[in-house]
Context: one part of a larger RNA
RNA sequence: GCCUGCGAGUUAGUGAUACGUGGCGAGGUUAACCCGUGUGGGGUAGUCGUAGCGAAAGCGAGUCCGAAUAGGGCGUGGUAGUCGCGUGUUCUAGACCCGAAGCGGAGUGAUCUAGCCAUGGGCAGGGUGAAGCGAUGGUAAGACGUCGUGGAGGCCCGUACCCACCUAGGUUGAAAACUGGGGGGAUGAUCUGUGGUUAGGGGUGAAAGGCCAAUCAAACUCUGUGAUAGCUGGUUCUCCCCGAAAUGCAUUUAGGUGCAGCGUUGCGUGUUGCUUAUGCGAGGUAGAGCUACUGGGUGGCUGAUGGGCCCUAUCGGGUUACUGACGUCAGCCAAACUCCGAAUGCGUGUAAGUGUAAGCGUGGCAGUGAGACUGCGGGGGAUAAGCUUCGUAGUCGAGAGGGAAACAGCCCAGACCAUCAACUAAGGCCCCUAAGCGUGUGCUCAGUGGGAAAGGAUGUGGAGUUGCGAAGACAACCAGGAGGUUGGCUUAGAAGCAGCCACCCUUGAAAGAGUGCGUAAUAGCUCACUGGUCAAGUGAUUCCGCGCCGAUAAUGUAGCGGGGCUUAAGUACACCGCCGAAGUUGUGGCAACACCACGUUAAAAGGCUUAACGGCCGUGGUGUUGGGUAGGGGAGCGUCGUGUGGCCGGUGAAGUUGCCGUGUAAACGAGUGAUGGAGGCUAUACGAGUGAGAAUGCAGGC
Numbered sequence: 001g002c003c004u005g006c007g008a009g010u011u012a013g014u015g016a017u018a019c020g021u022g023g024c025g026a027g028g029u030u031a032a033c034c035c036g037u038g039u040g041g042g043g044u045a046g047u048c049g050u051a052g053c054g055a056a057a058g059c060g061a062g063u064c065c066g067a068a069u070a071g072g073g074c075g076u077g078g079u080a081g082u083c084g085c086g087u088g089u090u091c092u093a094g095a096c097c098c099g100a101a102g103c104g105g106a107g108u109g110a111u112c113u114a115g116c117c118a119u120g121g122g123c124a125g126g127g128u129g130a131a132g133c134g135a136u137g138g139u140a141a142g143a144c145g146u147c148g149u150g151g152a153g154g155c156c157c158g159u160a161c162c163c164a165c166c167u168a169g170g171u172u173g174a175a176a177a178c179u180g181g182g183g184g185g186a187u188g189a190u191c192u193g194u195g196g197u198u199a200g201g202g203g204u205g206a207a208a209g210g211c212c213a214a215u216c217a218a219a220c221u222c223u224g225u226g227a228u229a230g231c232u233g234g235u236u237c238u239c240c241c242c243g244a245a246a247u248g249c250a251u252u253u254a255g256g257u258g259c260a261g262c263g264u265u266g267c268g269u270g271u272u273g274c275u276u277a278u279g280c281g282a283g284g285u286a287g288a289g290c291u292a293c294u295g296g297g298u299g300g301c302u303g304a305u306g307g308g309c310c311c312u313a314u315c316g317g318g319u320u321a322c323u324g325a326c327g328u329c330a331g332c333c334a335a336a337c338u339c340c341g342a343a344u345g346c347g348u349g350u351a352a353g354u355g356u357a358a359g360c361g362u363g364g365c366a367g368u369g370a371g372a373c374u375g376c377g378g379g380g381g382a383u384a385a386g387c388u389u390c391g392u393a394g395u396c397g398a399g400a401g402g403g404a405a406a407c408a409g410c411c412c413a414g415a416c417c418a419u420c421a422a423c424u425a426a427g428g429c430c431c432c433u434a435a436g437c438g439u440g441u442g443c444u445c446a447g448u449g450g451g452a453a454a455g456g457a458u459g460u461g462g463a464g465u466u467g468c469g470a471a472g473a474c475a476a477c478c479a480g481g482a483g484g485u486u487g488g489c490u491u492a493g494a495a496g497c498a499g500c501c502a503c504c505c506u507u508g509a510a511a512g513a514g515u516g517c518g519u520a521a522u523a524g525c526u527c528a529c530u531g532g533u534c535a536a537g538u539g540a541u542u543c544c545g546c547g548c549c550g551a552u553a554a555u556g557u558a559g560c561g562g563g564g565c566u567u568a569a570g571u572a573c574a575c576c577g578c579c580g581a582a583g584u585u586g587u588g589g590c591a592a593c594a595c596c597a598c599g600u601u602a603a604a605a606g607g608c609u610u611a612a613c614g615g616c617c618g619u620g621g622u623g624u625u626g627g628g629u630a631g632g633g634g635a636g637c638g639u640c641g642u643g644u645g646g647c648c649g650g651u652g653a654a655g656u657u658g659c660c661g662u663g664u665a666a667a668c669g670a671g672u673g674a675u676g677g678a679g680g681c682u683a684u685a686c687g688a689g690u691g692a693g694a695a696u697g698c699a700g701g702c
Stems, first nucleotide, its partner, number of pairs: 001702006011093003015090010027048003033042003052059002062074004096234002099231001103224006114198009123188001125157003128153001132149006161185003165182005200216001202212003237636006247260005261368002263365007273354009287340001288338002294334003298330004306322001307320005371396010401412003416589004421585003427579003430563003436576001438575006449565001455549002459546010476533005482506003487501003512527001516525002590626010607616003637691001639688010655675005663668001
């Protein structure tokens, strides 16, 4: 990992409550217990209901508060309960199942290990050479020196022994801590044998929260015990109908819970609901505005006050590149400004449409209370985030199908089943790939299309305004471009051309006291300007369409899904056709619900119940509906067993297994062959150890 088996809403209570059903009914009913024993008979204590009000005494269709006959509260005001059974939910219990770390109690452990006690044992060899002593030197005597002797030491080197510092290997190991090579201690606070002792909030600890039997921030075993778990996981057959929420308030509350909101279902009510149209109404948003307020804020004019300077004993006066109030003109800004002011939305009246729908009331049962993205209106943030937080609408959630290459939240569209029929939506129609190499006129040359900004540019198409132009423009070429003068100043120099000032006059077709290059300064080249040659358009500017540059990343083209495309790109106007979905239609079928008809006669297998109204079932017709998680409601299938009725079985039961163009909407059932060898089936009612794929499920097998 697979297979097979096992594996989770149970049981109890004369508990609570609702619904269904049955008995009796103003009444209903027994409990313990007794007799019998088969489920029968007794047992009337009690309990619920028939009357309430009050704390109570108490009174009573009333009563309580009250002084009250007032007023108010709770009741009455023509009535159904009760006892079983079943189902849903709930309460108390382990209460759907598995799962803690832990807490308490009683015991068992010091054969491991820590300390201690008693009694034993071990430590090759080598080195160093303390005290003391002796000799000798030395001294007044000492001290002291030297030599020898001696053999001290938590001394040195190093085996056994003990330890475990480094490194390599090992890491499903040879080993649940080892091996190899090095390392430390090795007469000591040494190592070690045997026996003993200290016990769990306790021991022991040269202290690491270490160790106390591979277990230690409180051992192990049994037990309270099925501890508790607002947490995680799991929870087993089918079909039919409906179908949420991720919000508000509160919370030792934030991943929990209570109430409300939203779902379902029974009963009641019946147009109250919703949509559209229209009338009326409240309002201060968007926008706009501000000499209409509150504030902010720019410029012009004016220039009070203040400051500086001057005059002045004081008062005061003059002045100013300062300040800048009020006023005025112009132009602005505001979520917490408003003289104004929509569209929507909201409330309400009327009308129409809708109409098994919706709304409202009430009882049973829930789930949800982590939401996500997109568009629009805001706040926070950086007018960042697949960010965060509100409002509003949609989708996903719980929604399949088609499109967007792929792609919960985007676009189209809401899947009852079948169909080798048709029409469409979004989106598409060269090939992959269903459908146009569709039609007409332009645009783009960048593979733009098929990623991007500020900014930049004789790209190109269109529209406008304007200058010059056959009295010859623009471009090109030929020629001129002069004189006063080297203007004045400055300067070493300054001659058109470093800089400052001025910028005149003359000759002329024209020529600046000079546009640029250049020189040390001149020179030189050139321009403006003018004539000629040529010959028809040529400049400036604004707007619009489509393009260009700006454009740099990591495996491999790699920013159309690919091929590839100059349209098979984009766009404008106009048009035709087609494809395309689980949408719509056609045909056939199933189910639910509503309405109608029938159930005497045709259709239909037949009706059943009730005193009656009525209810249930069936058949036919018409119409509507049938996506679905949590969840609610309904109807069934199957397993094991029990009662009753009817059947099958050695002429072969169950089981196992093969087949089936068999039946059913499904759970599943039937038929038949083989095997098997003794029980089984069916109808109905009842009772459950009643359905497995998941729980790091449990056991076994492979």
Model confidence (mean pLDDT): 81 of 100. Large-subunit ribosomal RNA, domain II from Brevibacterium paucivorans, 702 nucleotides, folded computationally. The full RNA is in RNAcentral, with records from ENA.